Description:
The part of an RNA shown here (large-subunit ribosomal RNA, domain III) has 389 nucleotides and comes from Ruminiclostridium cellobioparum subsp. termitidis CT1112. It matches the Rfam family "Bacterial large subunit ribosomal RNA".

[in-house]
Context: one part of a larger RNA
RNA sequence: AAGUAGCGAAAGUAAAGUGAGAAUCUUUACCGUCGAAAGCCUAAGGUUUCCUGGGGAAGGUUCGUCCGCCCAGGGUAAGUCUGGACCUAAGCUGAGGCCGAAAGGCGUAGGCGAUGGAUAACAGGUUGAAAUUCCUGUACUGCCGUUAAUCGUUAUGAGAGAGGUGGGGACGCAGGAGGAUAAGUCAAGCGUGCAGCUGGAAAAGCACGUGCAAGCGAGGUAGAUAGUCCGGUAGGUAAAUCCGCCGGAUGUUUCGAAGGCGUGAUGCGGAGGGAAAAUAAGUACCGAAGUGACCGAUUCCACACUGACGAGAAAAGCCACUAUCCAGAUUAAAGGUACCAGUACCGCAAACCGACACAGGUAGGUGAGGAGAGAAUCCUAAGACGAGC
Numbered sequence: 001a002a003g004u005a006g007c008g009a010a011a012g013u014a015a016a017g018u019g020a021g022a023a024u025c026u027u028u029a030c031c032g033u034c035g036a037a038a039g040c041c042u043a044a045g046g047u048u049u050c051c052u053g054g055g056g057a058a059g060g061u062u063c064g065u066c067c068g069c070c071c072a073g074g075g076u077a078a079g080u081c082u083g084g085a086c087c088u089a090a091g092c093u094g095a096g097g098c099c100g101a102a103a104g105g106c107g108u109a110g111g112c113g114a115u116g117g118a119u120a121a122c123a124g125g126u127u128g129a130a131a132u133u134c135c136u137g138u139a140c141u142g143c144c145g146u147u148a149a150u151c152g153u154u155a156u157g158a159g160a161g162a163g164g165u166g167g168g169g170a171c172g173c174a175g176g177a178g179g180a181u182a183a184g185u186c187a188a189g190c191g192u193g194c195a196g197c198u199g200g201a202a203a204a205g206c207a208c209g210u211g212c213a214a215g216c217g218a219g220g221u222a223g224a225u226a227g228u229c230c231g232g233u234a235g236g237u238a239a240a241u242c243c244g245c246c247g248g249a250u251g252u253u254u255c256g257a258a259g260g261c262g263u264g265a266u267g268c269g270g271a272g273g274g275a276a277a278a279u280a281a282g283u284a285c286c287g288a289a290g291u292g293a294c295c296g297a298u299u300c301c302a303c304a305c306u307g308a309c310g311a312g313a314a315a316a317g318c319c320a321c322u323a324u325c326c327a328g329a330u331u332a333a334a335g336g337u338a339c340c341a342g343u344a345c346c347g348c349a350a351a352c353c354g355a356c357a358c359a360g361g362u363a364g365g366u367g368a369g370g371a372g373a374g375a376a377u378c379c380u381a382a383g384a385c386g387a388g389c
Base pairs, nucleotide, nucleotide: 012030013029014028015027016026017025031386032385033384034383039366040365041364045346046345049344050074051073052072053071054070055069059067060066079140080139081342082341083340084339086117087116091112092111093110097106098105099104121138122137123136124135125134141338142337143336144335147332148331149330150329151328159325160324164321165320166319167318173307174306175305178301179300180299184294185293186292187291189210190209191208192207193206194205211268212267215263216262217261223255224254227250228249229248230247231246232245233244235243236242272286273285309312352361353360368380369379370378371377
């Protein structure tokens, strides 16, 4: 320079409280904003910012009794969630190997590597802060296994069984139709509560509520189509009873989704009612109804069907087969057992990326009502906010 520019999109008001001190902190009432979001869940990233008690130097574009600030203490609990002890893709690496003055490059077998495949838990309650992790109830998966039953023990062998063989896993896009459900709406249905400012109103009034999972079981709906048995066999790197191929017999038997039904549930939850009390509360505790109709998905059945061309991963788990092994094995049930890492909190943001408490950027899921074709737009619910002069 200069007490100048600026104080970063935005609605607050009042009362009470606390305090040395209040426009700014707390509480209450009213008002306002968002509502395909400015709500909720979660990936990445951050790394304690979470919760409680205390503090006010500095940070906070003012203030500050307040804070994502400072100090202290506390908080993240898993057989089933995510990842690993399973599998592979692109890519990376790479025994031998090939190439190269050296360094090194390429690459077979193999290995690593999820954004994919496989894989067993749901509902409710609870904390100041954690929950599919704790607790309650009801389940499921792998392994071990006292007991019982059955089969077998020297070849007429119970059973196991490959790193091998075969099947399966196994797949794209567009379109329309069908069967369902979620969600929602309505009710002179059902339940609880209420009785009203200004004439009436105990009603056909008003307000609110009108639920529940995994698992297990029965049934066999939409539909799907071939299936089953016998004989032969030169192919599937050896073998095969398996697959394939050939021949014959039978014949619509058979398989069966989502969902619904029953159970789970004499349970949980539930509008509402509501104590005692030291300083402790809408807390402990009690707890009604739970039906019907309409509408109806972008969700499920399910890439199921149809269509066209651009012709739409791999491997393992799984099933079968032998090669092979062998004297104990199989089934059921009581019981037992189950490793490592993550788990707080923010997550369209004041906690991530932008030097900042920055009008920018940030993958996925969910996403109610009225009007509407609609997730547009306007107004609202639940919920969240009123932008730090």